[in-house]
Context: one part of a larger RNA
RNA sequence: CACCGCCCGUCACACCACGAAAGCUGGCUGAACCAGAAGUCCGUGACCCAACCUUCGGGAGGGAGCGGCCCAAGGUUUGGCUGGCGAUUGGGGUGAAGUCGUAACAAGGUAGCCGUAGGGGAACCUGCGGCUGGAUCACCUCCUU
Numbered sequence: 001c002a003c004c005g006c007c008c009g010u011c012a013c014a015c016c017a018c019g020a021a022a023g024c025u026g027g028c029u030g031a032a033c034c035a036g037a038a039g040u041c042c043g044u045g046a047c048c049c050a051a052c053c054u055u056c057g058g059g060a061g062g063g064a065g066c067g068g069c070c071c072a073a074g075g076u077u078u079g080g081c082u083g084g085c086g087a088u089u090g091g092g093g094u095g096a097a098g099u100c101g102u103a104a105c106a107a108g109g110u111a112g113c114c115g116u117a118g119g120g121g122a123a124c125c126u127g128c129g130g131c132u133g134g135a136u137c138a139c140c141u142c143c144u145u
Stems, first nucleotide, its partner, number of pairs: 003108001005105001008101002011098001013095004018090003023085012039070001041068004047063003052059002111132009
């Protein structure tokens, strides 16, 4: 490699990440209640007992057992936080090349763009308001030669 240029959007295909999603499933955690092992402690202790005392009867003391407080695991109900999966769905990104058109870049063939409303396969179109970051033609003012 310069208009046989550049370039926009829908659609189709592939891949990637993300969002939504009935629901499924894990982790952490709050509350109420149920239940309550082992154990300390408290009470009881009609049953049991070596040391101490004894007038040999027993006493002191201790223990098993029983009751109670506290309480781990567990259970029921109901909240919070956080992760995974999820039919389907939404746009986004990338891709050699594909489909439909040609919106923008020259006055891009209806100047373009901004805001807004309506409409449309798509880029977009139309109305209203605004801007010049519009070409062309004419005129005016100023500057330079």

The part of an RNA shown here (small-subunit ribosomal RNA, 3' minor domain) has 145 nucleotides and comes from a Myxococcota bacterium. The coordinates come from a structure-prediction model, not an experiment, and the mean pLDDT is 83. Lineage of the source: Bacteria > Pseudomonadati > Myxococcota.